The RNA shown here (SAM riboswitch aptamer (S box leader)) has 97 nucleotides and comes from a marine eukaryotic metagenome. Its mean pLDDT, the model's own confidence on a scale to 100, is 79. Its Rfam family is "SAM riboswitch aptamer (S box leader)". Gene Ontology term of the family: regulation of gene expression.
RNA sequence: UCAUCAAGAAAGACGGAGGGAAUAGGCCCUGUGAAGUCUUAGCAACCCGGACUGGCCGGGUGCUAAUUCCUAAUUCGCUUCAAGCGGAUAAAGAUGA
Numbered sequence: 001u002c003a004u005c006a007a008g009a010a011a012g013a014c015g016g017a018g019g020g021a022a023u024a025g026g027c028c029c030u031g032u033g034a035a036g037u038c039u040u041a042g043c044a045a046c047c048c049g050g051a052c053u054g055g056c057c058g059g060g061u062g063c064u065a066a067u068u069c070c071u072a073a074u075u076c077g078c079u080u081c082a083a084g085c086g087g088a089u090a091a092a093g094a095u096g097a
Stems, first nucleotide, its partner, number of pairs: 001097005010040005018029003023072004041064003045061006068092001073089006
């Protein structure tokens, strides 16, 4: 820089209190065991190779609570006293090339 981000997929061991990127707010997960590490299993997004017509196999990276958990900036529509609801885009982030 480009593409994608509403789908998919968990058990065990060690560990021992936090975690969901950061800030704020909300909401949620967690001693019925968080983060992290390891093992095994699984998923199939991107890439490579093979098979060669259908959706397979192998490998690399990645991933396996909740839409990237939700909101935040701009803009459009509905409604409007205000609040609110819905859509699009951006920013930030993640993954791959």